[in-house]
RNA sequence: UGACUGAAUGGGCAAGACGGAGGCGACUCCGAUCACGCAAAGCCACGGGCCUCACGAAGGCAGCCGGGCCGCCACA
Numbered sequence: 001u002g003a004c005u006g007a008a009u010g011g012g013c014a015a016g017a018c019g020g021a022g023g024c025g026a027c028u029c030c031g032a033u034c035a036c037g038c039a040a041a042g043c044c045a046c047g048g049g050c051c052u053c054a055c056g057a058a059g060g061c062a063g064c065c066g067g068g069c070c071g072c073c074a075c076a
Base pairs, nucleotide, nucleotide: 001076002075005074006073012038013037016034017033018031019030020029021028022027036063042069043068044067046066047065048064049061050060051059052058
């Protein structure tokens, strides 16, 4: 360097179930065990999308897609 590299190793993340906490809610956070899955399932609500409510100059989802930023191991 790779913009469409991901076969392997090491390590990583963790849907959902259970317990606890927060929230009207979508949903979020924490914990032990398990593991549906993920090569960005790391971070950001910028565009689209979906969802919620107390309908407003309100919220949630980054594990829906696109985009931006950043990065491990290996390979070439």
A computed fold for a 76-nucleotide RNA from a Fimbriimonadia bacterium, annotated as c-di-GMP-I riboswitch aptamer. Taxonomically the source falls in Fimbriimonadia (Bacteria, Bacillati, Armatimonadota). Its mean pLDDT, the model's own confidence on a scale to 100, is 80.